[in-house]
RNA sequence: AACGCUCUCGCGGGAGAGAUCGAAGGUCGAAGACGGCCUUCGGAGCCGAAGGCGCAACCGCCCCGGAAACGCUCAGGCAAAAGGACCGCGAAAGCGCA
Numbered sequence: 001a002a003c004g005c006u007c008u009c010g011c012g013g014g015a016g017a018g019a020u021c022g023a024a025g026g027u028c029g030a031a032g033a034c035g036g037c038c039u040u041c042g043g044a045g046c047c048g049a050a051g052g053c054g055c056a057a058c059c060g061c062c063c064c065g066g067a068a069a070c071g072c073u074c075a076g077g078c079a080a081a082a083g084g085a086c087c088g089c090g091a092a093a094g095c096g097c098a
Stems, first nucleotide, its partner, number of pairs: 003096004008091006020043010045078003051074001052072003058066003
């Protein structure tokens, strides 16, 4: 150097669940009734793959500790957008190889 691991960054892929109901405000279309969209608050219903918590299969240096894609839904989410565990590729740094 190659290779492996960790973290960060970039690119690509990436599920589930109501474009739900009500109120207020804003805005647009209207002569108006009214309707569309956005924001906030509240109510039921639902999802689990940010995070968090729990059990523990398993693992370890076995006093104790680490632990899930399982579970709970506090948070988050339920058109699009954004986010998204995880996977692939690339780059840099660190460590190992030594």